[in-house]
RNA sequence: GGGGGUCGGGCGGUCGCUCCGGGCCGGUUCUGCCGGGCCGGGGAGGAAAGUCCGAACUCCGCAGGGCACGGCGGUGGAUAACGUCCACCGGGAGAAAUCCCAGGGAAAGUGGCACAGAAAACAUACCGCCCUCCGUCGCUCGCCUGACGGCGAGCUAUGGAGGGUAAGGGUGAAAAGGUGGGGUAAGAGCCCACCGCCGCGACGGUGACGCCGCGGGCAGGCCAAACCCCGCCGGGUGCAAGGCCAAAUAGGGGAGGAUGAGGUGGCCCGCCUCGCUACAACUCCCGGGUUGGCCGCUUGAGGGCGCCGGCGACGGUGCUCCCAGACGAAUGGCCGCCGCCCUUCGCAGUUCCCCGCAAGGGGAGCUAUGGAGGGGCACAGAACUCGGCUUACAGACCCCC
Numbered sequence: 001g002g003g004g005g006u007c008g009g010g011c012g013g014u015c016g017c018u019c020c021g022g023g024c025c026g027g028u029u030c031u032g033c034c035g036g037g038c039c040g041g042g043g044a045g046g047a048a049a050g051u052c053c054g055a056a057c058u059c060c061g062c063a064g065g066g067c068a069c070g071g072c073g074g075u076g077g078a079u080a081a082c083g084u085c086c087a088c089c090g091g092g093a094g095a096a097a098u099c100c101c102a103g104g105g106a107a108a109g110u111g112g113c114a115c116a117g118a119a120a121a122c123a124u125a126c127c128g129c130c131c132u133c134c135g136u137c138g139c140u141c142g143c144c145u146g147a148c149g150g151c152g153a154g155c156u157a158u159g160g161a162g163g164g165u166a167a168g169g170g171u172g173a174a175a176a177g178g179u180g181g182g183g184u185a186a187g188a189g190c191c192c193a194c195c196g197c198c199g200c201g202a203c204g205g206u207g208a209c210g211c212c213g214c215g216g217g218c219a220g221g222c223c224a225a226a227c228c229c230c231g232c233c234g235g236g237u238g239c240a241a242g243g244c245c246a247a248a249u250a251g252g253g254g255a256g257g258a259u260g261a262g263g264u265g266g267c268c269c270g271c272c273u274c275g276c277u278a279c280a281a282c283u284c285c286c287g288g289g290u291u292g293g294c295c296g297c298u299u300g301a302g303g304g305c306g307c308c309g310g311c312g313a314c315g316g317u318g319c320u321c322c323c324a325g326a327c328g329a330a331u332g333g334c335c336g337c338c339g340c341c342c343u344u345c346g347c348a349g350u351u352c353c354c355c356g357c358a359a360g361g362g363g364a365g366c367u368a369u370g371g372a373g374g375g376g377c378a379c380a381g382a383a384c385u386c387g388g389c390u391u392a393c394a395g396a397c398c399c400c401c
Stems, first nucleotide, its partner, number of pairs: 001401007009338007017043006024036005045379001049390002052388004057238001059236002061274001063273001065272003069234005074088005089103001090101004104229002109227002111223003126169002128165009138155007177195006196218001197216005203210002242295004252286005263279005302321008339377007347370002349366007
C1' cells in the first nucleotide's frame, strides 16, 4: 500500500415502558371480560435508511397471441429469483498485492461528430516537399565584337502558372494501420521484415476464448447510457394488500335461474382477440360502508455449531435454539465505577540558569509518563416478511497478501 472479517462502549444500582408465560387479588351482565400487584423470560440495526432491483404472500380476467412499452446483455455456474454472487475470458490502470469495465451488433439502415481545422468520411490539400514551363537579380564558363555590349550553357536565390505528393508541420477528443529499411524527382503498402487487421484451416477448452499455420497489402474512423437490429425477461396491485366481527339511518347486495343470436355497456395493463357479466321475470338468503376491535403478524428460502461434496458462490446432512411485534406506535431516564478521545493546569516529573561548602532554596521552559479539573463518545432508529444493491458511519480488534 491492498483485500477481507468481527464489534460498534462495558459492569452495577435505581425508577419506568412494551410483549409473552405463570399465579394472586378485586369488579362484573361469569365456558368469559375488565382492572391492579407479584414472579420468570424477550425487547432495534449493520445499515432498521434510500425504496433502487428480485421474490414470498394478497386481491383482481395471473385466458391467448401479437403490437406497443420497460428492463437486461462476455462465458460457464450458484440461487426460489435477481440488474445479486462465484469462477473464468477479454480490455484498461498499477512495480506488485489488487482494482475498474451498461463487456451483444458500427461491412442492415437512419442520424450525430461542437470549437478548431484544408478535410470529421464516396475523402481532401493550409503550410511544407518535389517536377516541368515562363520570367527576374546575381555569379561562373564558353563564343562573337576594336569597345560598349550581345548570345548560349550551368548554378544559387526568388516570382508566377501547371502538376505530383500525403513522409513532416499545424488543428482536434478523434485525421484514413504502426515501427524500421528499401525505393523515389519528392513521396506513398509502392516493395520488404516485424507488429496489428481480415479470411480460411488445424489443435486445446463445455464455453467466452487461446495458440499455431497458410493466404490477403489493408478494405470496414468514432458514437448504440442516439434511433435502431439481435437474443432473453416482464399481467397489474401493493399489508392503508386482504379477511372476520358489531349498533343506527338510506336502500341495496349475494346465490340460483329457461332460450340463446346479435347489439350496447362493464370487467386487465395502453390496444386487439377470446372469455365472463349486466341490460328479463321468478325463487331463496341477508348484509354493505367506516383507520372501531380482531386476524394477517412473525417458525422463517430462520439462527448457531459440526461433518461431507465443491476452486468458489453454494448444496447436503446431524445436533441444537426460539431471538421485538408496537399502532396516541414500547425498546428509555438518572446515579456510581471503568474504558476511549480532546483540552486545561503545571502538583509530581524532567531540562537549563542562579544562590549555597553541603543539605537545600529560587527562577525560566516542557508535558512523553503519573496526577488533578473540564468537555465529549459515530451514523442512525423496526412497522408484513425475506434475498441483494446503494448510501451514511467516531472508534476498536483480528486475519491474509
Bacterial RNase P class A from a soil metagenome, 401 nucleotides, folded computationally.
The sequence is in RNAcentral, with records from MGnify.